This is a predicted structure of a 124-nucleotide RNA (SAM riboswitch aptamer (S box leader)) from a Chitinophagaceae bacterium. The model forms 88% of the base pairs in the Rfam consensus. The coordinates come from a structure-prediction model, not an experiment, and the mean pLDDT is 79.

[in-house]
RNA sequence: UACUUAUCGAGAAAGGCUGAGGGACUGGCCCAACGAAGCCUUGACAACCUCUUUCAUGCAAUUUACCCGAUUGGAUGAAAAAAGGUGCCAAUUCCAUGUCCGUGAAAUACGGAGCAGAUAAGUC
Repeated sequence: UACUUAUCGAGAAAGGCUGAGGGACUGGCCCAACGAAGCCUUGACAACCUCUUUCAUGCAAUUUACCCGAUUGGAUGAAAAAAGGUGCCAAUUCCAUGUCCGUGAAAUACGGAGCAGAUAAGUC
């Protein structure tokens, strides 16, 4: 890079360097010298992965003639916590277009899906 799956209307700041752009594309509309994007330091937010704990379920092993019971292990789900790996800290993925479906007389209308994008995990 590509592919698969999941989520995306919540949440979250300061300082330093630097110096003009940024919000994925297009069109809007916003942010920005009262300092954009980027880099660094500290801090927060969140819960995708790892780790830990609790509860429930069922599985395996040990003990036992067998069952019950007990012990150990790991599996699934839920909850908690937040140490590690990421991520993230304007506006619904800022809004819309464009594709399909439904409602509607129609609409630059409403709703849904998809495409695309971002993040995580996995595979190659």